RNA sequence: GCCCACGUGGCUCAGCAGGCAGAGCAUCGCCAUGGUAAGGCGGGGAUCAUCGGUUCGAAUCCGAUCGUGGGCU
Repeated sequence: GCCCACGUGGCUCAGCAGGCAGAGCAUCGCCAUGGUAAGGCGGGGAUCAUCGGUUCGAAUCCGAUCGUGGGCU
C1' cells in the first nucleotide's frame, strides 16, 4: 500500500430481507432473613464509532473518515 471482518447501556453480546432498540451480568430500590449470602419483584441507564447521502421512515442500505482485529505484498 491492497483486501476482509467488526464497532449497539458500565461489561459480554443479540437485533442487520428498512417500521417501538433488546437479553444476560453489573448497578439502584423493594420483598424476604435475627443478620449476611443465595433467592423473588421492580426501576434507571444507548442520541447504535463519526460525518454525509438515499427514503415517508436508517442500528439496518450507499459513500467517506476514524478505531480494533486478521490476511496479502
Molecule: transfer RNA
Organism: Bacillota bacterium